Description:
RNAcentral holds the sequence, with entries from MGnify. c-di-GMP-I riboswitch aptamer from a soil metagenome, 76 nucleotides, folded computationally.

RNA sequence: GCAAACCCGUCGAAAGGCGGGGACGCAGAGCUACGGAGCUACAGCGGCUAUCGCCGCCAUGCUCGCCGAGCCGCCA
Numbered sequence: 001g002c003a004a005a006c007c008c009g010u011c012g013a014a015a016g017g018c019g020g021g022g023a024c025g026c027a028g029a030g031c032u033a034c035g036g037a038g039c040u041a042c043a044g045c046g047g048c049u050a051u052c053g054c055c056g057c058c059a060u061g062c063u064c065g066c067c068g069a070g071c072c073g074c075c076a
Base pairs, nucleotide, nucleotide: 001026002025006021007020008019009018010017011016024065028072030071031070032069034068035067036066037063038062039061044057045056046055047054048053
C1' cells in the first nucleotide's frame, strides 16, 4: 500500500461485480481472461410431466486473493 470473511446498499437468472463499513491475510492480494483449473447455467439442446415444474449437457457469463504466461512496478 492492498483488503478476506461478515454486514448494509445496489446490479445480475446465478456465479459474481460495484459502493460503504470491516480486516483474514498478501513484498507485488498491481493490470490483462492469453493457456490451464474451478464456479454458475439465463438462453439453447435432450429427457420426464396434462400443466406448473424437475433432471442432464453446455459458456457467449464469472473467479487474476487458484496456477502459469504477458506487461508495468518495489526492495536487496
Its mean pLDDT, the model's own confidence on a scale to 100, is 90.